[in-house]
Model confidence (mean pLDDT): 75 of 100. Predicted 3D model of a 381-nucleotide RNA (Bacterial RNase P class A) from a Gammaproteobacteria bacterium. The organism belongs to Gammaproteobacteria, within Bacteria. RNAcentral holds the sequence, with entries from ENA. The gene name in the source record is rnpB.
RNA sequence: GGAGUUGGCCAGACAGUCGCUCUGAAUCUUGCAUUCAGGGAGGAAAGUCCGGGCUCCACAGGACAGAGUGCCAGGUAACGCCUGGGGGGCGUGAGCCUACGGAAAGUGCAGCAGAAAAUAGACCGCCUGGAUGUAUGGGGUCAGAGCUAAAGGUCUGACCCACAUGGCAAUUAGGUAAGGGUGAAAUGGUGCGGUAAGAGCGCACCGCGUGUUCUGGUAACAGACGCGGCUAGGUAAACCCCACUCGGAGCAAGACCAAAUAGGGGAACAUUAUGUGUGGUCCGCACUGUUCCCGGGUAGGUUGCUUGAGGUGUGCGGUGACGCACAUCCCAGAUGAAUGACUGUUCACGACAGAACCCGGCUUAUCGGCCGACUCCCACU
Numbered sequence: 001g002g003a004g005u006u007g008g009c010c011a012g013a014c015a016g017u018c019g020c021u022c023u024g025a026a027u028c029u030u031g032c033a034u035u036c037a038g039g040g041a042g043g044a045a046a047g048u049c050c051g052g053g054c055u056c057c058a059c060a061g062g063a064c065a066g067a068g069u070g071c072c073a074g075g076u077a078a079c080g081c082c083u084g085g086g087g088g089g090c091g092u093g094a095g096c097c098u099a100c101g102g103a104a105a106g107u108g109c110a111g112c113a114g115a116a117a118a119u120a121g122a123c124c125g126c127c128u129g130g131a132u133g134u135a136u137g138g139g140g141u142c143a144g145a146g147c148u149a150a151a152g153g154u155c156u157g158a159c160c161c162a163c164a165u166g167g168c169a170a171u172u173a174g175g176u177a178a179g180g181g182u183g184a185a186a187u188g189g190u191g192c193g194g195u196a197a198g199a200g201c202g203c204a205c206c207g208c209g210u211g212u213u214c215u216g217g218u219a220a221c222a223g224a225c226g227c228g229g230c231u232a233g234g235u236a237a238a239c240c241c242c243a244c245u246c247g248g249a250g251c252a253a254g255a256c257c258a259a260a261u262a263g264g265g266g267a268a269c270a271u272u273a274u275g276u277g278u279g280g281u282c283c284g285c286a287c288u289g290u291u292c293c294c295g296g297g298u299a300g301g302u303u304g305c306u307u308g309a310g311g312u313g314u315g316c317g318g319u320g321a322c323g324c325a326c327a328u329c330c331c332a333g334a335u336g337a338a339u340g341a342c343u344g345u346u347c348a349c350g351a352c353a354g355a356a357c358c359c360g361g362c363u364u365a366u367c368g369g370c371c372g373a374c375u376c377c378c379a380c381u
Base pairs, nucleotide, nucleotide: 001377002376003375004374005373006372007371008370009369010368012346013345014344015343016342017341018340020040021039022038023037024036025035026034027033028031042352046363047362049361050360051359052358053357054250055249056248057247066246067245068244069243070242071085072084073083074082075081086100087098088097089096090095101241102240106239107238108235109234123180124179125176126175127174128173129172130171132169133168134167136164137163138161139160140159141158142157143156144155145154147152188206189205190204191203192202193201207230208228209227210226211225213224214223215222216221254303255302256301257300264294265293266292267291268290269289270288275287276286277285278284310329311328312327313326314325315324316323317322347350
């Protein structure tokens, strides 16, 4: 100098004018009045995906069903989050990713390709045997030509024989999982021995499994030793099995105040005026009217509402997440819903986007800039 990894921070700045909302104080005109002072969106306020607080309802306890989580330890109010560690994968590396219990309880699934995809499997290849054919070789018969006194043998040609622990071709019955080819995946890998050819068939090393074994570690796990030739392929974000966790609804929760109208309950009075019921008739009672009282409840209002698992600083403990102690600060609270508009200066020319009960996380969106730690490459000293 270049390329990267990782942790954190900022999110245009300043000034003026005019507004909006909340809080406090003052004033008088007592009104959501005026004046003054102060506060006024985010790192994600978002998605509403997890976890909790808070509120109401339900609830003796247990089981089933359902949902979720799934290596170990720790943190936390809790979590599916975070931290540290282990195993596995990727990267030269800093680092990154990881739903990472069980496939030896059972059921299911696997397109295409391929001989065969699970009770694994013989397409090519390799090996063995049988029958067939044949090049070459071999054997036999005959004829001819040399040699020889003859027997015999040599050479040449024709015909016949499948004969040879041999070759080749095609065929058939077997063996074989070394090799080829297919696939995401083909019964562990390398080597030596062994074999007709092969094969954990045998052996060594590696891998795998396994052990009331030993060592280290809180543990996951790692290492050592012994045993087993390896039987038991993959898939559980397929059913399933195992372990653990989980009651439901949500601030439109819930609580309080409380008109008009309608309706409910009680008391007193009125009138027998009306009819009905009870009854043979009368009284009485109920239904009726007026007044008063009571409670429920609608509109509306108040509250819940922001002091909180809170922020900042320092110290201590811890590898860390985090915890403890002390000091200090109060930092939006709207409810048709405020947080804005204009102007000027300036720079690196400004992204994603806006609270609605509150917190802790995760995920997603995001112009740019700053700081810390670390890695790799190149050059120079």